The prediction has a mean pLDDT of 81. This is a predicted structure of a 477-nucleotide part of an RNA (small-subunit ribosomal RNA, 3' major domain) from an uncultured bacterium. The RNAcentral record of the full RNA draws on ENA and SILVA.
Context: one part of a larger RNA
RNA sequence: UGACGGGGGCCCGCACAAGCGGUGGAGCAUGUGGUUUAAUUUGAAGCAACGCGAAGAACCUUACCAAGGCUUGACAUCCCUGCGGCGUAUGUAGAGAUACAUAUUUCCUUCGGGACGCAGGUGACAGGUGGUGCAUGGUUGUCGUCAGCUCGUGUCGUGAGAUGUUGGGUUAAGUCCCGCAACGAGCGCAACCCUUACUUUCAGUAGCCAGCAGGUAAAGCUGGGCACUCUGGAGGGACUGCCGUGGAUAACACGGAGGAAGGUGGGGAUGACGUCAAAUCAUCAUGCCCCUUAUGUCUUGGGCUACACACGUGCUACAAUGGCUUAUACAAAGAGAAGCGAGACUGAGAAGUGGAGCAAACCUCAAAAAGUAAGUCCCAGUUCGGAUUGCAGGCUGCAACUCGCCUGCAUGAAGCUGGAAUCGCUAGUAAUCGCGAAUCAGAAUGUCGCGGUGAAUAAAAUCCCGGGUCUUGCACA
Numbered sequence: 001u002g003a004c005g006g007g008g009g010c011c012c013g014c015a016c017a018a019g020c021g022g023u024g025g026a027g028c029a030u031g032u033g034g035u036u037u038a039a040u041u042u043g044a045a046g047c048a049a050c051g052c053g054a055a056g057a058a059c060c061u062u063a064c065c066a067a068g069g070c071u072u073g074a075c076a077u078c079c080c081u082g083c084g085g086c087g088u089a090u091g092u093a094g095a096g097a098u099a100c101a102u103a104u105u106u107c108c109u110u111c112g113g114g115a116c117g118c119a120g121g122u123g124a125c126a127g128g129u130g131g132u133g134c135a136u137g138g139u140u141g142u143c144g145u146c147a148g149c150u151c152g153u154g155u156c157g158u159g160a161g162a163u164g165u166u167g168g169g170u171u172a173a174g175u176c177c178c179g180c181a182a183c184g185a186g187c188g189c190a191a192c193c194c195u196u197a198c199u200u201u202c203a204g205u206a207g208c209c210a211g212c213a214g215g216u217a218a219a220g221c222u223g224g225g226c227a228c229u230c231u232g233g234a235g236g237g238a239c240u241g242c243c244g245u246g247g248a249u250a251a252c253a254c255g256g257a258g259g260a261a262g263g264u265g266g267g268g269a270u271g272a273c274g275u276c277a278a279a280u281c282a283u284c285a286u287g288c289c290c291c292u293u294a295u296g297u298c299u300u301g302g303g304c305u306a307c308a309c310a311c312g313u314g315c316u317a318c319a320a321u322g323g324c325u326u327a328u329a330c331a332a333a334g335a336g337a338a339g340c341g342a343g344a345c346u347g348a349g350a351a352g353u354g355g356a357g358c359a360a361a362c363c364u365c366a367a368a369a370a371g372u373a374a375g376u377c378c379c380a381g382u383u384c385g386g387a388u389u390g391c392a393g394g395c396u397g398c399a400a401c402u403c404g405c406c407u408g409c410a411u412g413a414a415g416c417u418g419g420a421a422u423c424g425c426u427a428g429u430a431a432u433c434g435c436g437a438a439u440c441a442g443a444a445u446g447u448c449g450c451g452g453u454g455a456a457u458a459a460a461a462u463c464c465c466g467g468g469u470c471u472u473g474c475a476c477a
Stems, first nucleotide, its partner, number of pairs: 001477002004473002007471007019425005026316008034307002042053002064302007073125001077124002079121006087104007106115003127291002130289003136285002138280003141276001143274001148187006154163003167178003193268004198236003202232003207226003212223003239262001242256005318418001322377007334365003339358002344353003384415001389410007431453007
């Protein structure tokens, strides 16, 4: 000087307390461990691994296993020789890779040859999701959006170092004020960026229609208009600016006014010096080591989907603030051409036929659902709950047996609110309700977004956890 303390002081954070809803019990989905297996490819391991890499394993993917093949190779460059190929189509053998056969059959030219492609040969080499993340780059997590981390000059100290950065206040903040052997500066904080809420002006049509006129079975359909909702460029606006009180006359704090908004207005992006030999050699790149008729490569089939069990994360429930039936209302944000697919028709339904419109403020996906109104059930393992199983179908796709999703009929399990323990959340939040997208042929209860309805409680510092700062002790460096 740091680190540490079941030392002390001060201060923060859904850390506790006050509340609301969960997990832990059930069934299922999904990940992991374990076990099993020919293989169940692999990485991730307290917080910070476990719906994580994977924004999507039937084949492919695929790295694993079995079997069948190839050896200058599936891919690149160079050399030699030959051919005019290649490719496409058909046939035969085969599980296929592949092998053979038949048909078709290049371009330029100074006619020497050249270009391109294929086949064969030769070795230089290719190739490796093989090892090492404790050899590395790059990228990422984490403490933590915590308020810290440093430097120059000066001064003090023999020196390691100190000072500044400590102290008194204050702040979300090393934020600012005052003081001070310090005076300045840098990386962080804040601001500048995006979005949301208000307003003005300008511009606009595929948006809108209050009033006027026309018009229809109905419809902004037409003239017209721009009040409203929008689209998107430029401005305005919030700054403790104003008032009062407190404070040291400061920084600032509390209250008030005006205001769409009040004290960083809400949300996002933004992550200092560093820590964990943290993660990744399987995104990629890369040193070294290793394999080279195999640890490379091609193919078929299987596996990654196994199942006495254990754990994590979720979904659905256990019902009446509910289930079911009928009618009916109101969003936002997105996507669409090998695509979204309307009306119509068929079907009980999944779906099918067909193809209007749409590279879109035009058309489509598209029905929002909780809600509202009426009816029914009457507290039961039930008209709760939907697992499991049987049968019959539909869709995607060469192909749904291993191993997809959906529909109908039947079946109708556990479950009556969950021990110890433990998690999230402070406002348009929690809870609850549906909608969309990426990946994607098909395959979400996951992920990422969008809106609808919409609470309770706290504003306190005693304790638990984590962090900051000053100080003290010291078996540590």